RNAcentral holds the sequence, with entries from ENA. The RNA shown here (Bacterial small signal recognition particle RNA) has 98 nucleotides and comes from a Candidatus Sumerlaeota bacterium. The gene name in the source record is ffs. The coordinates come from a structure-prediction model, not an experiment, and the mean pLDDT is 79.
RNA sequence: UUCCGGAGCCCGCGCAACGGGCGUCUCCGAAUCGGGUCAGGGCCGAAAGGCAGCAGCCAUAAGGAGAUCCGUUCGGGUGCGUUGGUGCGCCGGGAGGA
Numbered sequence: 001u002u003c004c005g006g007a008g009c010c011c012g013c014g015c016a017a018c019g020g021g022c023g024u025c026u027c028c029g030a031a032u033c034g035g036g037u038c039a040g041g042g043c044c045g046a047a048a049g050g051c052a053g054c055a056g057c058c059a060u061a062a063g064g065a066g067a068u069c070c071g072u073u074c075g076g077g078u079g080c081g082u083u084g085g086u087g088c089g090c091c092g093g094g095a096g097g098a
Stems, first nucleotide, its partner, number of pairs: 001095006008086003012082005018075006024067005035058003042051003
C1' cells in the first nucleotide's frame, strides 16, 4: 500500500419493553336555556277526570376525575434481530513494497 474476515458505527425494516394520546370501563356531573317521573300548588270541567308544570328524584349530555386488561396510534440517547452501506478510526490474518 492492498486484500480478506470480525467487532463497531449509519440508514431502513421487524419484534419486544417503556412513555404519551384516543377508544374502552367506573365514578361525578344540567337553578333555567335537554329528557323522564312529577309531591305541593295552578288551570279546565257540573262531575268523572284531564292539562300544563315548580321543587325533589332518576338516567344521562357537554365536561371532569380515576383505572389498566384489551384495541389502536404516536415517540426515541431503550433492548434484540436483520437486508444493505461504511479508507471513520479499531481488532485479527494474508500478500507486496520501502